[in-house]
Molecule: c-di-GMP-I riboswitch aptamer
RNA sequence: ACCUGAAAAGGGCAAACCGUCCGAAAGGACGGGACGCAAAGCUAAGGGGCCUAACGCAUACCCGCAAUGGCAGCCCGGCCGCCAGU
Numbered sequence: 001a002c003c004u005g006a007a008a009a010g011g012g013c014a015a016a017c018c019g020u021c022c023g024a025a026a027g028g029a030c031g032g033g034a035c036g037c038a039a040a041g042c043u044a045a046g047g048g049g050c051c052u053a054a055c056g057c058a059u060a061c062c063c064g065c066a067a068u069g070g071c072a073g074c075c076c077g078g079c080c081g082c083c084a085g086u
Base pairs, nucleotide, nucleotide: 003085004084005083012037013036017032018031019030020029021028022027035073041079042078043077046076047075048074049071050070051069056065057064
């Protein structure tokens, strides 16, 4: 270095839900809050998957199609990183 995460130290992040704001929505930001997480750090312009459907297409209406919008706490990959390994 790789690999591993039983114990330990210092710690870190923060699901649901609530409030305010942004957004058409999905979702996001901040504050509160902890279900969990050893990468729950970054990457959506690496691949797959999932969510939404504004614009557009189609349409009598509803419905439908559709990402240029999202999800890294869905999976694989890539990048980078703390402590420890009797």